C1' cells in the first nucleotide's frame, strides 16, 4: 500500500423471505344426519387386506381438513425454496369409519441446485381461473468484474454518473483482528 489470505462483527437488494393469530372468501348446499320411496342377492367400486358403511331419488338439516387473501405481531437477507437419500414420528392434514401396510404429512441431518421479484408458457399438486412447486422463455431491479463516454469531481491516480457485456449469493460493503507479500 484502494495488495492478499483467514476469522468475526455489522450492513445492502424490495410487491424481498418465513413462522404465528383474528378475520375473510371458497371449499359447499359438498361429505354427512333424520325421514320416506326406490333397488334387493351377488358382482362391481372407495390406495390395499379384514371387518362395517356407503353407491339411485325427494324432503328437512347441514360440516370440517389441507391450501389462499387482507391486517397485525415474531424471526430474518442462503432469508428460504428444492432434488436424492438416510434417521424419527398416530394426540400425522388426508386418501370413508376401525385395525395393518402404504402412498402422503411434519421434524432433523447430509447433498445438488437457484441473487431477488414480476410477467408468459409447458408439466405436475390442487375443488378452483386462487395459490405452490419445477423446466424454459422476457424484460426488469440489486451486485461485482471489464470495456467505453466529448458529463460531474479532481493536477493526477481515481470517484461519481450514464451506457454495454459478463458472472454467481461458497457473493457483495464497512468496520476489527490477525498471517503473508511488496
Nucleotide at each position: 500500500a484502494c495488495u492478499u489470505g483467514u476469522g468475526a462483527u455489522a450492513g445492502a437488494g424490495g410487491c424481498g423471505c418465513g413462522g404465528c393469530a383474528u378475520c375473510c372468501a371458497g371449499g359447499a348446499g359438498u361429505a354427512c344426519g333424520u325421514u320416506c320411496c326406490a333397488u334387493u342377492a351377488a358382482a362391481c367400486g372407495a390406495c390395499a387386506g379384514g371387518c362395517a358403511u356407503c353407491g339411485g331419488g325427494a324432503a328437512c338439516g347441514g360440516a370440517a381438513a389441507g391450501g389462499g387473501g387482507c391486517u397485525g405481531c415474531c424471526g430474518c437477507c442462503g432469508a428460504g425454496g428444492u432434488u436424492u437419500c438416510c434417521c424419527c414420528u398416530g394426540a400425522c392434514a388426508g386418501c370413508u369409519g376401525c385395525c395393518u401396510g402404504g402412498c402422503g404429512g411434519g421434524g432433523g441431518g447430509a447433498u445438488u441446485c437457484c441473487g431477488g421479484g414480476c410477467c408468459g408458457u409447458g408439466g405436475g399438486a390442487g375443488a378452483a381461473c386462487a395459490u405452490c412447486c419445477u423446466g424454459c422463455g422476457g424484460a426488469c431491479u440489486g451486485u461485482c468484474a471489464u470495456c467505453g463516454c466529448g458529463c460531474c469531481g479532481g493536477u493526477a491516480a481515481c470517484g461519481g454518473g450514464c451506457g454495454a457485456u459478463g458472472g454467481a449469493g461458497u457473493g457483495c460493503u464497512a468496520u476489527c483482528a490477525u498471517g503473508a507479500u511488496c
Record summary:
Predicted 3D model of a 182-nucleotide RNA (Lysine riboswitch aptamer) from Oscillibacter hominis. NCBI's taxonomy places the organism under Bacteria, Bacillati, Clostridia, Oscillospiraceae, Oscillibacter. Its mean pLDDT, the model's own confidence on a scale to 100, is 79.